[in-house]
Context: one part of a larger RNA
Molecule: large-subunit ribosomal RNA, half A
Organism: Dellaglioa algida DSM 15638
RNA sequence: GGCGCAUGGUGAAUGCCUUGGCACUAGGAGCCGAUGAAGGACGGGACUAACACCGAUAUGCUUCGGGGAGCUGUAAGUAAGCUUUGAUCCGGAGAUUUCCGAAUGGGGGAACCCAGCAGUUUUAAUCGACUGUUACUAUUAACUGAAUACAUAGGUUAUAUAGAGGUAAACGCAGGGAACUGAAACAUCUAAUUACCUGCAGGAAUAGAAAGAAAAAUCGAUUCCCUAAGUAGCGGCGAGCGAACAGGGAAGAGCCCAAACCAAGAAGCUUGCUUCUUGGGGUUGUAGGACUGCUCAUUUGAGUUACCAAAGAUUUUCAUAGUAGAAGAGUCUGGGAAGACUCGCCGUAGAGGGUGAUAGCCCCGUAUGCUAAAUGAAAGUCCCUCAGAGCAGUAUCCUGAGUACGGCGGAACACGAGAAAUUCCGUCGGAAUCCGGGAGGACCAUCUCCCAAGGCUAAAUACUCCCUAGUGACCGAUAGUGAACCAGUACCGUGAGGGAAAGGUGAAAAGCACCCCGGAAGGGGAGUGAAAUAGUUCCUGAAACCAUGUGCCUACAAAUAGUUAGAGCCCGUUAAUGGGUGAUAGCGUGCCUUUUGUAGAAUGAACCGGCGAGUUACGUUUGCUUGCGAGGUUAAGUUGAUAAGACGGAGCCGUAGCGAAAGCGAGUCUGAAUAGGGCGCCAUAGUAAGUAGACGUAGACCCGAAACCAAGUGACCUACCCAUGUCCAGGUUGAAGGUGCGGUAAAACGCACUGGAGGACCGAACUCAUGUAUGUUGAAAAAUGCUGAGAUGAGGUGUGGGUAGCGGAGAAAUUCCAAACGAACUUGGAGAUAGCUGGUUCUCUCCGAAAUAGCUUUAGGGCUAGCCUCGGAAUUAAGAAUCAUGGAGGUAGAGCCACUGUUUGGACUAGGGGCCCAUCUAGGGUUACUGAAUUCAGAUAAACUCCGAAUGCCAUUGAUUUAUAUCCGGGAGUCAGACUGCGAGUGAUAAGAUCCGUAGUCGAAAGGGAAACAGCCCAGACCACCAAUUAAGGUCCCAAAAUACAUGUUAAGUGGAAAAGGAUGUGGAAUUGCACAGACAACUAGGAUGUUGGCUCAGAAGCAGCCACCAUUUAAAGAGUGCGUAAUAGCUCACUAGUCGAGUGAUUCUGCGCCGAAAAUGUACCGGGGCUAAACAUGUUACCGAAAUUGUGGAUGGAACCCAUUAGGGUUCCGUGGUAGGAGAGCGUUCUAAGGGCAACGAAGCUAGACCGUAAGGACUAGUGGAGCGCUUAGAAGUGAGAAUGCCGGUAUGAGUAGCGAAAGACAGGUGAGAAUCCUGUCCACCGAAUGACUAAGGUUUCCUGGGGAAGGCUCGUCCUCCCAGGGUUAGUCGGGACCUAAGUCGAGGCCGAGAGGCGUAGACGAUGGAUAACAGGUUGAGAUUCCUGUACUAGUUAUAUUUGUUUGAACGAUGGAGGGACGCAGCAGGCUAAGGAAGCGCACUGAUGGAUAUGUGCGUCCAAGCAAUAAGUCUGAAGUUGAGUUAAAUGCUUAACUUUAAGGACAAGUUGUGAUGGGGAGCGAAAUUAAGUAGCGAAGUAACUGAUGUCACACUGCCAAGAAAAGCUUCUAGUUAGAAUAUAACUACCCGUACCGCAAACCGACACAGGUAGUCGAGGAGAGUAUCCUAAGGUGUGC
Repeated sequence: GGCGCAUGGUGAAUGCCUUGGCACUAGGAGCCGAUGAAGGACGGGACUAACACCGAUAUGCUUCGGGGAGCUGUAAGUAAGCUUUGAUCCGGAGAUUUCCGAAUGGGGGAACCCAGCAGUUUUAAUCGACUGUUACUAUUAACUGAAUACAUAGGUUAUAUAGAGGUAAACGCAGGGAACUGAAACAUCUAAUUACCUGCAGGAAUAGAAAGAAAAAUCGAUUCCCUAAGUAGCGGCGAGCGAACAGGGAAGAGCCCAAACCAAGAAGCUUGCUUCUUGGGGUUGUAGGACUGCUCAUUUGAGUUACCAAAGAUUUUCAUAGUAGAAGAGUCUGGGAAGACUCGCCGUAGAGGGUGAUAGCCCCGUAUGCUAAAUGAAAGUCCCUCAGAGCAGUAUCCUGAGUACGGCGGAACACGAGAAAUUCCGUCGGAAUCCGGGAGGACCAUCUCCCAAGGCUAAAUACUCCCUAGUGACCGAUAGUGAACCAGUACCGUGAGGGAAAGGUGAAAAGCACCCCGGAAGGGGAGUGAAAUAGUUCCUGAAACCAUGUGCCUACAAAUAGUUAGAGCCCGUUAAUGGGUGAUAGCGUGCCUUUUGUAGAAUGAACCGGCGAGUUACGUUUGCUUGCGAGGUUAAGUUGAUAAGACGGAGCCGUAGCGAAAGCGAGUCUGAAUAGGGCGCCAUAGUAAGUAGACGUAGACCCGAAACCAAGUGACCUACCCAUGUCCAGGUUGAAGGUGCGGUAAAACGCACUGGAGGACCGAACUCAUGUAUGUUGAAAAAUGCUGAGAUGAGGUGUGGGUAGCGGAGAAAUUCCAAACGAACUUGGAGAUAGCUGGUUCUCUCCGAAAUAGCUUUAGGGCUAGCCUCGGAAUUAAGAAUCAUGGAGGUAGAGCCACUGUUUGGACUAGGGGCCCAUCUAGGGUUACUGAAUUCAGAUAAACUCCGAAUGCCAUUGAUUUAUAUCCGGGAGUCAGACUGCGAGUGAUAAGAUCCGUAGUCGAAAGGGAAACAGCCCAGACCACCAAUUAAGGUCCCAAAAUACAUGUUAAGUGGAAAAGGAUGUGGAAUUGCACAGACAACUAGGAUGUUGGCUCAGAAGCAGCCACCAUUUAAAGAGUGCGUAAUAGCUCACUAGUCGAGUGAUUCUGCGCCGAAAAUGUACCGGGGCUAAACAUGUUACCGAAAUUGUGGAUGGAACCCAUUAGGGUUCCGUGGUAGGAGAGCGUUCUAAGGGCAACGAAGCUAGACCGUAAGGACUAGUGGAGCGCUUAGAAGUGAGAAUGCCGGUAUGAGUAGCGAAAGACAGGUGAGAAUCCUGUCCACCGAAUGACUAAGGUUUCCUGGGGAAGGCUCGUCCUCCCAGGGUUAGUCGGGACCUAAGUCGAGGCCGAGAGGCGUAGACGAUGGAUAACAGGUUGAGAUUCCUGUACUAGUUAUAUUUGUUUGAACGAUGGAGGGACGCAGCAGGCUAAGGAAGCGCACUGAUGGAUAUGUGCGUCCAAGCAAUAAGUCUGAAGUUGAGUUAAAUGCUUAACUUUAAGGACAAGUUGUGAUGGGGAGCGAAAUUAAGUAGCGAAGUAACUGAUGUCACACUGCCAAGAAAAGCUUCUAGUUAGAAUAUAACUACCCGUACCGCAAACCGACACAGGUAGUCGAGGAGAGUAUCCUAAGGUGUGC
């Protein structure tokens, strides 16, 4: 280390439970609000953070009822109280009810700020406090009142009457109104008059008493249900949409005006008419009414919702609190009795819950009775209130007008413009008047029905935020609401919005007194309890995972981890041919998905647990079951316990068909027909309910888009714009202009100086981002280092605003619009759609495919057919195979005087060309040219055939062997195929290529062989066997079986990779030469002569070349086969003889070999060893070899038969591989009903075990556990998990690994349980235009003190920005408000707009700007321009004094008139100050290692506002008279003219004095050596220099881009009027902020994050400098 066992931890499954949900039923209720709602903020308790309750009368107040003993909520604690004089508590009615919110006095960033008026109160008075009231709009009323006389508009007032806003995410009516989607695309259409937005309601709403529906001499308002009916119709006549009448029910209800006419009143003027108001009258279609005449009448009817006007009394019932309410004991077990046992009792009560386990009789209740001061609801009665009816006449009058209707354009009607009636809207036209008008689906006629252009109307119907009572074959903590729990919470987001997790001790806290260890946490004892392995996230307590102990095994071994065999060791059982381990050996490449095909290096899963996918409704169809049957059956509804059932016959299906239809009918249609033909009859079974399969419509098996549309939310990021502020060290260059000189007639021009321009230059801050490195699970979701660009400009930046997605913005890149932009985000339509991918959960049995055809905007989809399955039917034998017989055919082959093509050579030659002759017409000759046709010989064809098979195909009748085949109906799957052999095409007679045919296998098939190897060879696995025989293939070893036999071959390791080509390899066969008359080879010898043949040549003699190639001698010898020479020579060969003595050459075919032969990790081309057979060929015998075959036993399907007849048993025969798929039979889970059971003597769950069953599964025993649970038979399903990059939780691995986030610490002491990290000290180091100091935003207590150390802190921790407790922020002058306005926002009236709403005047709000009064010092643990000391100032009030005024008018003074406030940029020069160093002065010190009392060292050397004086300088004229303007007026202002005059005025830093006899100050320094450097004491303080970016001051100069507004303030009148002014003194002076961080550990970045963050001050040395380096003050040493 592996396996097993035991014991623990972690963890939370499972079981049990339920306070919470879900779905319904019945009844109620269906609104609240200016009398201030809904919803909140802030408060209220003795202690109080939260919830609940309440509101300054605050955990409550008053009263009326109930109730009757305890009470002060959750909440257990302590304290203090209340209560029989009736508390707490429950119910009815009241009172109070801060602030916000419609919010309403004005404003506003909700819960805040600031007012007016009238009172009250406080103060000496101002200031302040309290109560009430003050919004807008409409209507009404009253009073006023313009242009404009009356009037009107307008205005004012009211104790007048209303509105507003909320909600229930439901239901209703109305105004607007999508898209995805479907149509397999899409545009009409659909989705859909849906979603959504908006307006308005009500408890319901809408509709509603016929100008109706119809076609019966009919019905009689509306609404809703059933049905008619998926009918009639509409419809790219596609997808789809889809009525009405009649019939059955629920409910039931009818009325009022306008007009004619009459009366009264009023107005107008045309003076007799019209109009108006009120009352009477009157309301319909067989027309009615008015009008005229006549008759009868107060009986009766109705009523508080309409009609129709309304009030009161009383009774009953109900609701909102309550109340009475029967009946049990003992024993046993036990911690506990309600259990068991033994005896009882009650019951109009045996519903339910609780009580220490399961209770009719213990408790609460239940059945059944009873009950209300007050409020509300309903019903009845009384009183009361209201209402005339009819007949006749028909002269006249009335009966709803810009209406009906028509044209045009739209919409709604089921109805898409259609033949389109009907209804509504817009627009243009435009009737009739009862002798009238409308409708009946164009229109007309006849007939019928009705009376528009005015109004009201309950019930039946829809819904449920809410209240009460109940129910569930609903859930039971990953379920059920998102939420069982302090949940719309925590948390995320700027926002709209999104949105969790989390239940259980026990009967009772009896929640562990006390002891021990430990700093604590924690643990061990003791104790409680039935139990503590029930000890506070505590019932049960599975698995992953982590441990400890132990039995067996393991250190030469190569591993899908198992399986089969198996020794040894250990143990001892549900007693079984047991259990654990496993040396060794054989065989053996996971699962799923998708595929032709996966171990696949193709997909998915880290592991474990829980959750997780064919459902439901309606309809259609088929099968089965049941009922009835030529019939079957009800729907809505009524009734009935919410039931079963009964009633209900409208309607539906069937019983008859044919036809387009009228229609006829066992027939009918066609037709002239009686014919023929088509479809029917003869031959008849349906229907209703249940159940199963499938389909349709619905999300329809589950998960998954990118997208589309609607309504909202976002410009805190970023883009641009608007308003208002602010920032840019230092250095350089030197434009225009100017001045002077020169120059010119004058200019021009030149030179010098001055000047200081510039999208100028260099370069910091600042802004940006060129290159590169690092970083890339970062320090950082864009940075850091170095380098770089701009840096007075088209510059940067702050604050406040604007622009919004069909859009905005854009110096323009598809760039930005909150870390995402070719169209943001959020929510909704919505479960969009997905011919696409993935996933889809228990078992067994029977059968079992396809990857093809046709069509397809079709090719990875679909439909029909083919092939599969299940059921039924009939035929009886159709099907299949072989043989026989008979056919059709044109392939393979073959052929080419048999055709059509292609084609080689020849013969022959028409024709053509060239040449020659020729005088024309002609013609002739010739030809090394060409050449049709013909002909000879030879080839050739998928689209040639004079021919022509084998197979296959069709058919016939026989034979043999088999058992299929056909039809109808339900259900499918399949349409990607692969390889191999054979036959073709394409290709290159390439492909593991592609496409057909044919057969096989795989697919969907395991086993044996081929080393391994879907497709090849053999062979088709029901199960078991340590039986037998074989197939393919094998038999030396690995490794079962022959080192078998016979005959050959190979020598190459050929076997055990390959071509053209090459080769005396070797075996076999054949043909043909030579050869004992002596071959082949070798050796010896010869190889001559004419002649140097001739020619040529310088030469050519066998041998440069040309011609010829004879002859002689010979055994033989070429006018020469090679070498060679200048040419000869020389050496050879052919040829001949001798020696030798038997075969020797050539060619062809063939078996087996050889060379040709180079690749990448390693032999690596037999599977290895190895083999000369253990290779190859031929033959023979034996053996091995599979899941084949056989044997034995068993299971099961089908058929037949036999026996029993209950389903069973048996025999025979044939079967039992299987993906998609069809069919059948079962197991298990949850709940329900009935029956019968178990359980504290221990249920479920969990753990373990060697038991049973063919499987899913089922028992039993022991332990744990501590309260429920099985079985049988039926029923109902949220019914079975391993995979979906599934969801949620837990736990591993990686791994004690990466990392610990820029940077310096060391030592000593202290504290402490513990110190690298905390505190103190010393030394060292770092920043120092910051890493210092102030301040805005933002944060919101982080600030200070004391305590703590679980968690947070990247280590530690005694420490902290952490936790607990306590404390801390003091203002007339600082900032904001009580002052002002900018951009912009809101906006009375107003204008516009379907609505919501948009714009905008007056006005208001709104700082980033304007205005505006305090300084120095001290002080705390933490606050200071705020407290204190000192010295001031501002605005008021009062007192005193003085002055002045009161009609001879002081003073104030407009919401009016003026001035002023009031403004840019750049540049230069000057004044002054802050600041600085050095000197002088003062005090202290003078130190180790050399020296050093001096010309050394260290420190210090200061002070405000205010008041007064003075002042560098800058700017400017002033006064008077007369005019004009200034909406009225003006003495003011502006301006014009004239006169006088040169002084005056305004602004202003600074300085000096005072403030200050004060403060501060280095240092010294107590009481009391510590406490304390505390109290206290306290020196010097002078003059010069340098000198700002500060200030004078935007003052000056220059320039062009020409540079806010309003108020405070000054002044003038209109006007108001009796006080006012000055000095001194006293008093008054409101609200909010104020702590702390603030370049950062406290803000924005998820972090104690190398990033970002506006403004102010900013010292010294060197330096131009705020660069850079080093330092001061000050800060820090960056949490390993």